[in-house]
RNA sequence: GCUUAGAGUUUGAUCCUGGCUCAGGGUGAACGCUGGCGGCGUGCCUAAGACAUGCAAGUCGAGCGGGCUGUGGGGUUUACCCUUCACGGUCAGCGGCGGACGGGUGAGUAACGCGUGGGUGACCUACCCGGAAGAGGGGGACAACCUGGGGAAACUCAGGCUAAUCCCCCAUGUGGUCGCGUCCUGUGGGGUGCGACCAAAGGGUGUAAGCCCGCUUCCGGAUGGGCCCGCGUCCCAUCAGCUAGUUGGUGGGGUAAGAGCCCACCAAGGCGACGACGGGUAGCCGGUCUGAGAGGAUGGCCGGCCACAGGGGCACUGAGACACGGGCCCCACUCCUACGGGAGGCAGCAGUUAGGAAUCUUCCGCAAUGGGCGGAAGCCUGACGGAGCGACGCCGCUUGGAGGAGGAAGCCCUUCGGGGUGUAAACUCCUGAACCCAGGACGAAAUCCCCGAUGAGGGGGAUGACGGUACUGGGGUAAUAGCGCCGGCCAACUCCGUGCCAGCAGCCGCGGUAAUACGGAGGGCGCGAGCGUUACCCGGAUUUACUGGGCGUAAAGCGCACGUAGGCGGCUUCGUAAGUCUGGUGUGAAAUCUCUCGGCUCAACCGAGAGGCUGCACCAGAUACUGCGGAGCUCGAGGGCAGGAGAGGAGAUUGGAAUUCCCGGUGUAGCGGUGAAAUGCGUUGAUAUCGGGAGGAACACCAGUGGCGAAGGCGGAUCUCUGGCCUGCACCUGACGCUGAGGUGCGAAAGCUGGGGGAGCGAAAGGGAUUAGAUACCCCUGUAGUCCCAGCCCUAAACGAUGGGUGCUAGGUGUUGGGGGCGCAGCCCUCAGUGCCGAAGCUAACGCAUUAAGCACCCCGCCUGGGGAGUACGGCCGCAAGGUUGAAACCCAAAGGAAUUGACGGGGGCCCGCACAAGCGGUGGAGCAUGUGGAUUAAUUCGAUACUAACCGAAGAACCUUACCUGGGCUUGACAUCCACGGGAAACUCCCUGGAAACAGGGAGCCUCUGUGGGGAAACUCACAGACUCGUGGACACCGGUUGCAUGGCUGUCGUCAGCUCGUGCCGUGAGGUGUUGGGUUAAGUCCCGCAACGAGCGCAACCCCUGUCCUCUGUUGCCAGCGGGUCAUGCCGGGCACUCGGAGGAGACUGCCGUGGUGAACACGGAGGAAGGUGGGGAUGACGUCAAGUCAGCAUGGCGGUUACGCCCAGGGCUUCACACAUGCUACAACGGGCGGUACAAAGGGCAGCCAACGCGCGAGCGGGAGCGAAUCCCAAAAAACCGCCCUCAGUUGGGAUCGCAGUCUGCAACUCGACUGCGUGAACGCGGAAUCGCUAGUAACGGCGGGUCAGCCAUACCGCCGUGAAUACGUUCCCGGGCCUUGUACACACCGCCCGUCAAGUCACCCGAGUCGGCUGCACCCGAAGUCGGCCGCCUAACCCGUCAGGGAGGGAGCCGCCGAAGGUGUGGCUGGUAAGGGGGACUAAGUCGUAACAAGGUAACCAAGCCUCGA
Repeated sequence: GCUUAGAGUUUGAUCCUGGCUCAGGGUGAACGCUGGCGGCGUGCCUAAGACAUGCAAGUCGAGCGGGCUGUGGGGUUUACCCUUCACGGUCAGCGGCGGACGGGUGAGUAACGCGUGGGUGACCUACCCGGAAGAGGGGGACAACCUGGGGAAACUCAGGCUAAUCCCCCAUGUGGUCGCGUCCUGUGGGGUGCGACCAAAGGGUGUAAGCCCGCUUCCGGAUGGGCCCGCGUCCCAUCAGCUAGUUGGUGGGGUAAGAGCCCACCAAGGCGACGACGGGUAGCCGGUCUGAGAGGAUGGCCGGCCACAGGGGCACUGAGACACGGGCCCCACUCCUACGGGAGGCAGCAGUUAGGAAUCUUCCGCAAUGGGCGGAAGCCUGACGGAGCGACGCCGCUUGGAGGAGGAAGCCCUUCGGGGUGUAAACUCCUGAACCCAGGACGAAAUCCCCGAUGAGGGGGAUGACGGUACUGGGGUAAUAGCGCCGGCCAACUCCGUGCCAGCAGCCGCGGUAAUACGGAGGGCGCGAGCGUUACCCGGAUUUACUGGGCGUAAAGCGCACGUAGGCGGCUUCGUAAGUCUGGUGUGAAAUCUCUCGGCUCAACCGAGAGGCUGCACCAGAUACUGCGGAGCUCGAGGGCAGGAGAGGAGAUUGGAAUUCCCGGUGUAGCGGUGAAAUGCGUUGAUAUCGGGAGGAACACCAGUGGCGAAGGCGGAUCUCUGGCCUGCACCUGACGCUGAGGUGCGAAAGCUGGGGGAGCGAAAGGGAUUAGAUACCCCUGUAGUCCCAGCCCUAAACGAUGGGUGCUAGGUGUUGGGGGCGCAGCCCUCAGUGCCGAAGCUAACGCAUUAAGCACCCCGCCUGGGGAGUACGGCCGCAAGGUUGAAACCCAAAGGAAUUGACGGGGGCCCGCACAAGCGGUGGAGCAUGUGGAUUAAUUCGAUACUAACCGAAGAACCUUACCUGGGCUUGACAUCCACGGGAAACUCCCUGGAAACAGGGAGCCUCUGUGGGGAAACUCACAGACUCGUGGACACCGGUUGCAUGGCUGUCGUCAGCUCGUGCCGUGAGGUGUUGGGUUAAGUCCCGCAACGAGCGCAACCCCUGUCCUCUGUUGCCAGCGGGUCAUGCCGGGCACUCGGAGGAGACUGCCGUGGUGAACACGGAGGAAGGUGGGGAUGACGUCAAGUCAGCAUGGCGGUUACGCCCAGGGCUUCACACAUGCUACAACGGGCGGUACAAAGGGCAGCCAACGCGCGAGCGGGAGCGAAUCCCAAAAAACCGCCCUCAGUUGGGAUCGCAGUCUGCAACUCGACUGCGUGAACGCGGAAUCGCUAGUAACGGCGGGUCAGCCAUACCGCCGUGAAUACGUUCCCGGGCCUUGUACACACCGCCCGUCAAGUCACCCGAGUCGGCUGCACCCGAAGUCGGCCGCCUAACCCGUCAGGGAGGGAGCCGCCGAAGGUGUGGCUGGUAAGGGGGACUAAGUCGUAACAAGGUAACCAAGCCUCGA
């Protein structure tokens, strides 16, 4: 100094596991939108495809000879040629050096290629440096050139001449090399003696000496290389075996040099699970990116190394090459051609074309740096220095600064008040990018030139592509902003549009009419000359876990054992020093990185110094631990001896019970089987029963969370053989151990092969049932098989879903087998096993817990999201079935584990409710009423739809209502408020015309009030304004139009059910639990007891109302006992207030008392008293919540929509339709009744646009009438059933009263559609109601009437109330329905009306197989065989040297030929891999297809695993 961040997504919720996704950083990028300036970088990642054109490697005349040419001089026929000389230029040539560097590219290469560290006694190194020595003599040739020839060209052939720093010989030999000898030494290192062999070149300058540049030999150095070695260096084992120059040896060849590098011969080796061989991919590194690090990824620019130069092969030259801009050959391609032949190689710079998402100028300059040549000048240099193009990256800068409103306009939002954009703009002041003018660099000082001596040294001079650029000075204009995002992650919200459409989307997910998620807008957030997107890498991901994970149930322990390699290993001691540790040395190039300092105004960029580069090697040291070697030990392990238990294994033998069959006896009509049946068996005698016999299989009781075994597994008894285990003793060995990849063996059941056997059972099969079907479950038969022998198979939910070993870490209790002790029915100690419960600890939880899932160590196996799939392909195994090993494409945002709360179960327990049962009366059948569906209609307005819609909204549809339809009308509107303008008093009243009305048109009457000002005495008048009103226009009204899924409110339902919660505490990681569970009890979460709970709230109950008893007070309109009066009679009157009654207040009931039971409880039962008894009866009262339940049409209300119409008015019609269906009712079917007559007894209500008495009229509805009463007074008003009497007598009737006819009454503007009622007539169905279904538990049901609201009237049989008469039954909780509590299972949570499986049908996608077919790579065999090296031949050719008398010969060389090898090519045959394919196969996915119901609740036959068989919709 640095130093580790998470989030979203599985669920109703939770914890865990686990994948997917995001936020970060990066890039040689590309794409979209946008784009001002500069600096520094950077720019074909694809086709190592093809390339036009130009340039990229030359240079040296101080190595040499010429051609051409210029100048000068000379010679010469003085004019032009020739010639010679000198000095230049130029051209090619000979010669030298360089073209092996520099530059490009990444194809190939998995390799000593690269990296790192070493070795070379096995090597080379031109030019350069240091040192030693030397350069004497002689000879030869070939270009150029000349002559001739061939060719279209490229070019070439022959002959002739010639120089040299070209070539050769001889000499010299400091030295070197080789041979022999010898010494040292570390293989070919070094020294030394002898012998042999080996050198050389000149050029410039100078009069010269000399100097400079070269030459030769050798030694050394430096630099650069060659070769070799250790270590490191990707994926696939579905590549497991590879190998003939292969491995080694001997000898040789070859090279600079070791080597099987090459060859001959010999031997038979070499490599490999520490991964050979094969396949795929790839240049490697310094570094770069990322990361806390470890690591992962990467290798573009720069730097190092390697490889390559159109594809392939080859050598030559050379110090160096098998040579990018050299050569030869083959191939492909392009070009030229006179068709005979030739030419070419941008992966140099620029450029073209192709490919591609995509990558630049055919620029300037050698001024600098560097390179080649040269003595030098200099030449060459697409290396390089620069400029150009591209926001490709990094860095810097600009688009202004200050002031400027409670704040313009526009736009947006709005609750209409306002808010936002926003000091933002405008505007004022200031500064002054751009641009203009002037000046103008650093990079450049050397070589060189001048002086000096051509030296040393110093001074001076010349030289700039970039560039008139940077920079400086002066002048000078307010002067580009975009892009992404705003549901969560993730920073930023509103409006409009759209309406599961259009679209968005990284994941989760948005969009189906109020979308912060789509599109636009305003606003905001983020970055900014950029911003986003895409692709890829690292991170997050401890999600391959070395750091740093796991495997009972989440993915994961091999079925079990034996054992090879390997890994690991007890105690003591000595040695060693490999590991390990310390110190030092070398190396770890530079750049990069970090720190510090410095240079460009800063930064990017650049420079300097320091650090670092975590590595490797060597040297020295240390010795605890590990290793290695030696010696020992006994506790690990094994052995010995003595005991012991056991379904351990194998073989043989044997026993009884039972089933079946056979024979016989008894016996008779059935048996059997099931939910019930049937098939089946039985009168040819079954079943049953007795006796006898046969045969096979299995072994009751004992028997046990008992025993044994490694696992699978093992069960009558006896014998034989045999494995293991336990205990005791402490006698022997002396670490002999543990684990165990491969390997080997064992391995239930089913299955297979061959042979036996076959009683029972029993896949398949047949039949019977069940059922919608039933290829099943049930039943009757029944074959393989089950059994034995031999051989295979090798799987399993082979499970403790828990690998083996060792040690350690509280206990309690049972049990099996041993041992020991004691005070011995028993107890204690101990070893081995086997269970349960539990501590610490562990665990996601469940749970585990000395038999660990605890704490540790060792070894093995295995896992890395789900599906695809244990599938495909390949390999191995198998007779087959199949096993084993074991993927990918593609699809998904999950799939999972445990636990929680619910819900549910054809799970369990407990308990309620008219839930069933018991009972009474109904509905469902009839007619009618009413409502609904449906149909119809111009309209039949709308809503309500299981329970919880359907006599519901409707407590009153003829008009109205009315929302609907048809038609006619109105347009500031039927109604509210305001503004502007105009008129007037208006309002109002009346009238006329058309009309169905609304409405339209017209007329008349009426002539107001207030204020101010002017006039006037005043009345009054004028003007203005206002009130009021009309008209016009505008805001707006209005809407029963829409959304109850935007809402308020209210309501229904579960349900008057007993529940629902909270605070604190406690428990749990958490959801959550506890409390609220438990034992009792209750109508009740009511109360009691208990309890990690203690309390509390909303509910329950109580408080309230009605009713039942009594008391007190008060008595009118009520009452009338007593007193008085009166009447035919009546509280009618006086009077009274006792009673009834009304009203008000109070009392009373609390399990208070007694008894019994119960826990000295709550409470229950019984009793007393009481009008009433255990909440007396009834009502009001409805917890948290559920059903997106109902209602926008009661009302309110957001949004949306309509605006001469979806508003408003009017007339008529409709809501009253009718072949049907349903719901709720009424009336009935009759005698418990009907009819007629008579005669009692209520309660609660209503009444002034009202109730309506008496009285009269009418058969009646009703009419007339008018008393009384705003009502304890009067009226409605009769109560009815009942009771009494009479008739009817069982019938479609004297039951029933529908329907229709006629005549009326009443209400009302109006009863046609479409009112009620009355009278007369008519007199339908219906004789007690199928399946099914409803109500009710007492003053209840049932039956009877009375009243009220709404209301003109009424379709009311409805609804809300009232009283009268007044039952039956409840054993009980099995069952149906609903509910409460506890518990259990769950794959459900939209919660069983749930979830979910498979075939079939349709579409899409990827994959597998596939007759084949077409490519790529590659092995093997053979054929052919270019160039070329090497070898041979050497008849042919041949300057130097040798011999020789010339001729000739020799050595050597060359051509040619031959041979080995040899690229490409060919033939054949294999392997791997890819494309494609008729057809076949499964798989994945796809809102509402078909069939069934397999699984999840006991899923209705428990499920699942393995295996075989069968059915074939599944």
Overview:
A computed fold for a 1514-nucleotide RNA from an uncultured bacterium, annotated as small-subunit ribosomal RNA.